A computed fold for a 354-nucleotide part of an RNA from a Candidatus Woesearchaeota archaeon, annotated as small-subunit ribosomal RNA, central domain. Its Rfam family is "Archaeal small subunit ribosomal RNA". The literature on the family includes a 2001 paper in Science by Yusupov et al., "Crystal structure of the ribosome at 5.5 A resolution". Its Rfam clan is "SSU clan". Rfam links the family to the GO terms ribosome and structural constituent of ribosome. Taxonomically the source falls in Candidatus Woesearchaeota (Archaea, Nanobdellati).
Context: one part of a larger RNA
RNA sequence: UUGGGCCUAAAGCGUCCGUAGCCGGCUUGAAAAAUCUUUUGUGAAAUUGUUGCGCUUAACGUAACAGCAUGCAAAAGACACUGCCAAGCUUGGGACCGGGAGGAGUCAGAGGUAUUUCUGGGGGAGCGGUAAAAUGCGAUAAUCCUAGAAGGACCACCUAUGGCGAAGGCAUCUGACCAGAACGGAUCCGACGGUGAGGGACGAAAGCCAGGGGAGCAAACCGGAUUAGAUACCCGAGUAGUCCUGGCUGUAAACGCUGCGAGCUAGGUGUUGCGCAAUCUUCGAGAUUGCGCAGUAUCGAAGCGAAGGUCUUAAGCUCGCCGCCUGGGAAGUAUGGUCGCAAGGCUGAAACUU
Numbered sequence: 001u002u003g004g005g006c007c008u009a010a011a012g013c014g015u016c017c018g019u020a021g022c023c024g025g026c027u028u029g030a031a032a033a034a035u036c037u038u039u040u041g042u043g044a045a046a047u048u049g050u051u052g053c054g055c056u057u058a059a060c061g062u063a064a065c066a067g068c069a070u071g072c073a074a075a076a077g078a079c080a081c082u083g084c085c086a087a088g089c090u091u092g093g094g095a096c097c098g099g100g101a102g103g104a105g106u107c108a109g110a111g112g113u114a115u116u117u118c119u120g121g122g123g124g125a126g127c128g129g130u131a132a133a134a135u136g137c138g139a140u141a142a143u144c145c146u147a148g149a150a151g152g153a154c155c156a157c158c159u160a161u162g163g164c165g166a167a168g169g170c171a172u173c174u175g176a177c178c179a180g181a182a183c184g185g186a187u188c189c190g191a192c193g194g195u196g197a198g199g200g201a202c203g204a205a206a207g208c209c210a211g212g213g214g215a216g217c218a219a220a221c222c223g224g225a226u227u228a229g230a231u232a233c234c235c236g237a238g239u240a241g242u243c244c245u246g247g248c249u250g251u252a253a254a255c256g257c258u259g260c261g262a263g264c265u266a267g268g269u270g271u272u273g274c275g276c277a278a279u280c281u282u283c284g285a286g287a288u289u290g291c292g293c294a295g296u297a298u299c300g301a302a303g304c305g306a307a308g309g310u311c312u313u314a315a316g317c318u319c320g321c322c323g324c325c326u327g328g329g330a331a332g333u334a335u336g337g338u339c340g341c342a343a344g345g346c347u348g349a350a351a352c353u354u
Stems, first nucleotide, its partner, number of pairs: 004325003007308002012322001014202004021195003025089005033082001035078008048066007092192001093189003096185003105177006111155002116150007126137002163170002207248006216242002222236003259321006267299014303310002327354003336347004
C1' cells in the first nucleotide's frame, strides 16, 4: 500500500538475448471501437429541500413539487487525441558500401628471459635464512663460475587518468576463422522500434567428476622460531590446487555499491578513434592548429541533494518499460518446492525479542 523511495541510510537482478504484456515517429483518408454531446426509457420506497396540512407546540406523521439516483440500455450526432483499417513519408531502427582503430573471441604454429632439475668442466668449505636465530642443505663435493640438455608455467620493457568487450574479462609474435563498435556516404528498406514477467545463453576465483601434466608458487599437514600460550604473523619443507582436455557448479565489495531506452538543459581542459579544412613538410600511413561525430577522464554553472557530492557519461528537467525496498535481531536461518555428483545454489517465513 490511491503514498514515498532505491550512489553512501532498506532497496538496481552479475550481464546480455528474447516470449507474453505494457509503451510507441510524421502525413492523409476511411470507419466510429473508445471518448464527448443531446434525447428517450429505466435507475423502488425511505432519506434531503420548498410549500401546505394533521397531532395543544415541537420532534414526528402526511400530500404535492423539486432534487438525488455519479449507472445501464436504445436512438441521433461530433471526430481533436487513443485504438482499428488503408495509403504514403524519413528524422527512429535496420541494411549496404568505403578506408581506418582495437590485449574482443576461437584454433594452430613459432619465440623470449627467468626459476627448477639433470649432465660435463672449473673450484674446495661453507651455503641458506632472519630483527636475531634455528630447523634445512653441504666432503656421497653443496653454494659459486661455466657449457649444454629437459620440463612446466609465465609473457618484463612498450604500459598510459590508454584500448577492446554485454558483463565476467582480455596483453610475446605470426597465420587462419569469426564477432562487434565508431567515423564517412549524393545508396537501399520504410516504424520494421523501446522495455521485458516467465524463459534462454554467457558468467572471476574457489570447489567437484574423468583423463593428462606438474617448473615455480602454495590452503592442509610437518618441522624451526616468536610468545604466558601461538592451532598465527617470520623461516625451512610440502600435498591438493594453480596448467591442459571434456563435463558440472552459478556464486563475488560480479562495484560506477548508480537498470535499460529516448528527448531537452552553460562552459573549460586533457586523451583515444574516424572525418573535414588550413599551415608546415624531409612529400611519408608525416607534423601542428581548428572544427564535427563517437568514446574516455577531469574541473565546473544552473539545477538537484540531508550532506558528502553529482553536473550533456546527471544523482538536473521529462516520458516509456522492468526489477527491488518498507525498523534492528532471530535470518538469508527453518520448512516446503526446485536445481546440483557433492559442496551448496535459487525461492524464502514465523514464534520470540528489541

The prediction has a mean pLDDT of 89.